A computed fold for a 95-nucleotide RNA from a marine eukaryotic metagenome, annotated as SAM riboswitch aptamer (S box leader).
Of the family's consensus pairs, 94% are formed in the model.
The RNAcentral record of the sequence draws on MGnify.
RNA sequence: CUUAUCAAGAAAGGCAGAGGGAAAGGCCCUUUGAAGCCUUGGCAACCCCAAUUAUUGGAAGGUGCCAAAUCCGUCCCACUAUGGGGGUAGAUAAG
Numbered sequence: 001c002u003u004a005u006c007a008a009g010a011a012a013g014g015c016a017g018a019g020g021g022a023a024a025g026g027c028c029c030u031u032u033g034a035a036g037c038c039u040u041g042g043c044a045a046c047c048c049c050a051a052u053u054a055u056u057g058g059a060a061g062g063u064g065c066c067a068a069a070u071c072c073g074u075c076c077c078a079c080u081a082u083g084g085g086g087g088u089a090g091a092u093a094a095g
Base pairs, nucleotide, nucleotide: 001095002094003093004092005091006090011040012039013038014037015036019029020028021027025072026071041066042065043064046062047061048058049057050056051055070089075086076085077084
């Protein structure tokens, strides 16, 4: 840079000790223990594996992930009070 996906799903323990949720702002999480590190477990199924393609199944391996829609949101349109639509940006995978 290109393509695809992003309202589903999945946490315990140890160390540690005040932050964290990318970005204005909002709203949340957090000493009933944040970030980070380690161990174990799990989710998912992009790569992968099997079956003739569509598709279905699997989970050994490479990644990813395990509060809240990618938490909402910034720009445009619609609505007029609401998980509306699109875009930007971001994340992840494959190339």